[in-house]
Context: one part of a larger RNA
């Protein structure tokens, strides 16, 4: 100088208190470990692995398995020889792939041949999701959006180093301010950037319809307006600017006018010097090593879906602030041509048959649901719950047996609120309700995003966790 104290001092944070719903029992979704298996591929392990790489494993994907194959190879250059490329049948196999088979003669050209392309040979080599993330590059997770890390010159001190950055304040901050052997920079904070939350101006279609006018069983349906909403360009507004009161005549802290909004208005992006030999050699690229008729390459068919068990992580639900039954009300953001599909027929349904529209502010997905009205159920393993299984069926796709989602009849498990412990969440949040999107032929309760309803608490910092800064000990480095 660190870094560590079950030293101390000062401060932060949903860290504890104060509250509201969880989690740990239930029954199922998915990860994970063990086991088991021919294979159950691989990686990731407190926090910061464990619905994680995977934004979607029937095949494929696939790395793993078994079986039956292929050796210059599924893919790159290069050399020799044939053939245009390409296509059409048919046999034999699971299939790769072997074996006959048919049609075709192109393009450039100095007629020597070239270009593409395919077969067949020779060796250079290809190829490896093999090994080392402790050999790395690159990206990222962390501490942590915490407020630190520096550095030039100066000045101290034999020196390592200090100092500046300590100190009074005062911020959400090394934010400002004053003080000062330090005076000045630089990364970081903040701000410039996006969205939101008022107004204005400009524009007026696919958007809106206030007043005129026409229509209709209704609708901005139609003339037409250019108000209003909205859309997307600009353009205003917020700076502790104004008051009053504290301070140290500072910074700034209370407290108030005004105003859609006040003290960083609310949210994104932004992540300093650097920890952790963190994470990936399996996105990729790459150093050395290793495999070369195989550790390489294609193929069927099986695994990655097993299942005494343990564990995270969610769905669902134990009911009455509830179930079911009928009626009726209001959204936002997304998607769409191999696509979204209106409406009509047919089905109890899942869907299917037809087929208008729309590459969409024009058509569709699109009835948002909780809500609110009326009815039932009356406390019961129940008209709660919906596992499980048994039949019958849609649908996607070559194919749902291993292994898919959906329906419809029947069946109706466990659970009556959950020891010990343990998570989130400070406001339009939590908690509750639905509604898109990506991957995606099909196949979410995970993921991202949207919006309706819309709380309760914070006395305080004594304790737990973790962090900043200033001081002590230190046999630690």
């Nucleotide at each position: 100088u660190g870094a560590c104290g079950g030293g101390g001092g000062c401060c932060c944070g949903c860290a504890c208190a104060a509250g509201c719903g969880g989690u740990g029992g239930a029954g199922c979704a998915u990860g994970u470990g063990g086991u088991u298996u021919a294979a159950u591929u691989c990686g990731a392990c407190g926090c910061a692995a464990c619905g994680c790489g995977a934004a979607g494993a029937a095949c494929c994907u696939u790395a793993c398995c078994u079986g039956g194959c292929c050796u210059u190879g599924a893919c790159a250059u290069c050399c020799a020889g044939a053939g245009a490329a390409c296509u059409u049948u048919c046999c034999a196999g699971a299939g790769a792939u072997g074996g006959a088979u048919u049609g075709g003669u192109g393009c450039c050209u100095u007629c020597g041949g070239g270009a593409a392309c395919u077969c067949u040979g020779u060796g250079a080599c290809a190829g490896g999701u093999g090994c080392u993330g402790c050999a790395u590059g690159g990206c990222c997770g962390u501490c942590g959006u915490c407020a630190g890390c520096u550095c030039g010159u100066g000045u101290c001190g034999u020196g390592a180093g200090a100092u500046g950055u300590u100190g009074g304040g005062u911020u959400a901050a090394g934010u400002c301010c004053c003080g000062u052997a330090a005076c000045g920079a630089g990364c970081g904070c903040a701000a410039c950037c996006c969205c939101u939350a008022u107004c204005c101006c400009u524009g007026g279609u696919u958007g809106c319809u206030a007043g005129c006018a026409g229509g209709u069983a209704a609708u901005g349906c139609u003339g037409a307006g250019a108000a209003c909403u909205c859309c997307a360009g600009g353009g205003a507004g917020a700076c502790u600017g104004c008051c009053g009161g504290u301070g140290a005549c500072a910074a700034a802290c209370c407290g108030g006018a005004g105003g859609a909004a006040g003290g960083u208005g609310g949210g994104g992006a932004u992540g300093a010097c650097g920890u952790c030999a963190g994470g990936u050699c399996a996105u990729c690229a790459u150093g050395g090593c290793c495999c070369a008729u195989a550790c390489g390459g294609g193929u069927a068919g099986g695994g990655c879906u097993a299942c005494a068990c343990a564990c995270g992580u969610g769905c669902u639900a134990c009911a009455a602030u509830g179930g079911c039954c009928g009626g009726u009300a209001c959204a936002a953001a997304g998607g769409g041509c191999g696509g979204c599909g209106a409406g009509c027929u047919c089905g109890c349904g899942a869907g299917a048959g037809u087929c208008a529209g729309c590459g969409a502010a024009u058509c569709c997905c699109u009835u948002a649901a909780a809500g609110c009205c009326g009815g039932u159920c009356u406390c019961a393993g129940u008209c709660c719950g919906g596992a499980u299984c048994g039949g019958a069926g849609u649908c996607u796709g070559c194919a749902a047996c291993u292994c898919g989602a959906c329906u419809c009849c029947g069946u109706g498990a466990a659970g009556u609120c959950g020891g010990a412990a343990u998570c989130g969440c400070u406001a339009g949040u939590a908690a509750u309700c639905g509604u898109g999107c990506a991957u995606c032929a099909g196949a979410a309760u995970g993921g991202c995003a949207c919006g309706g309803u819309g709380a309760a608490u914070a006395c305080g910092u004594u304790c737990c966790c973790g962090g900043g800064c200033c001081u002590u000990g230190u046999a630690c480095a």